[in-house]
C1' cells in the first nucleotide's frame, strides 16, 4: 500500500402520516416526521419490471387498449464515504 472479514466513529439520506402547493391521474416539490438505508448517490424514448390514462383508438354504452406522463426506497447498470483490531 492492497485485498478479505468486521466493531466503532464522522458526515449523509429520509418511508408512512399530517400541512401547503403543482398535476387529469400516477406522482412530484417544500415543511414536518423517522420506517428504514452502505449506495435509499446518479441513470427512465436504446436492459427488465411496475404505476397512471389527460389526449387518442375501439365501442350504442359500460368499458378495453395505448406514454408522449411517472417510479432509481423493485431488479439491473454505473460511480463511491468512514474504518480500530
Nucleotide at each position: 500500500a492492497a485485498a478479505u472479514u468486521u466493531a466503532a466513529u464522522a458526515g449523509g439520506c429520509a418511508a408512512a402520516c399530517c400541512u401547503a402547493g403543482a398535476g387529469a391521474a400516477a406522482u412530484c416539490u417544500a415543511g414536518u416526521g423517522a420506517c428504514g438505508c452502505a449506495a435509499a448517490a446518479c441513470u427512465a424514448u436504446a436492459g427488465g419490471g411496475g404505476c397512471u390514462a389527460a389526449g387518442g383508438u375501439u365501442a350504442a354504452a359500460a368499458a378495453a387498449c395505448u406514454a408522449u406522463g411517472c417510479c432509481a426506497g423493485c431488479c439491473a447498470g454505473c460511480u463511491g464515504c468512514c474504518g480500530a483490531a
This is a predicted structure of an 85-nucleotide RNA (c-di-GMP-I riboswitch aptamer) from Romboutsia lituseburensis. The sequence is in RNAcentral, with records from ENA and Rfam. Its Rfam family is "c-di-GMP-I riboswitch aptamer". Gene Ontology term of the family: cyclic-di-GMP binding.